A computed fold for a 73-nucleotide RNA from a Candidatus Micrarchaeales archaeon, annotated as transfer RNA.
The source organism's lineage runs through Archaea, Nanobdellati, Microcaldota, Candidatus Micrarchaeia and Candidatus Micrarchaeales.
Rfam family: tRNA. By type it is a transfer RNA.

RNA sequence: GGGGAGUUCUGCUAGCUUGGUAGGCUACCACCUUCGGGAGGUGGUGACACGUGUUCAAAUCACGUACUCCCCA
Numbered sequence: 001g002g003g004g005a006g007u008u009c010u011g012c013u014a015g016c017u018u019g020g021u022a023g024g025c026u027a028c029c030a031c032c033u034u035c036g037g038g039a040g041g042u043g044g045u046g047a048c049a050c051g052u053g054u055u056c057a058a059a060u061c062a063c064g065u066a067c068u069c070c071c072c073a
Base pairs, nucleotide, nucleotide: 001072002071003070004069005068006067007066011025012024013023020056028044029043030042031041032040049065050064051063052062053061
């Protein structure tokens, strides 16, 4: 230099094919439960790597950028 795959809450991940409310577990916070802690229960906080475009509507489609990994030279 060329080609390919990937990036979503603190962490692990679903959703992308087929555009339409961003979900689950964990962590954290509050409450319930307990003599207390843990476990358990209920509720809450929290994310689409970045930019542009297409569209009534983009995590999803297109282009570019950044980073990680793999292959070729």